The RNA shown here (transfer RNA) has 73 nucleotides and comes from an archaeon. The prediction has a mean pLDDT of 84. It matches the Rfam family "tRNA". It is annotated as a transfer RNA.
RNA sequence: GCGGCCGUAGUCUAGCCUGGUAUGACAUCGGCUUGCCAAGCCGGUAGCCCGGGUUCGAAUCCCGGCGGCCGCA
Repeated sequence: GCGGCCGUAGUCUAGCCUGGUAUGACAUCGGCUUGCCAAGCCGGUAGCCCGGGUUCGAAUCCCGGCGGCCGCA
């Protein structure tokens, strides 16, 4: 330098092909329960790497950039 894959709460992850409120777990906060703790149950907070385009509407499609991994040279 070229090609492929990937980037979503603090962590891991579904959703992307087929555009329409972003899923679950752990963590965290509050409550219930308990003599206390743990466990369990209920509820809350928090996220689509960045910029642009298409569209009524973009995590999703298109273009560029940044970062990571793999391969080729």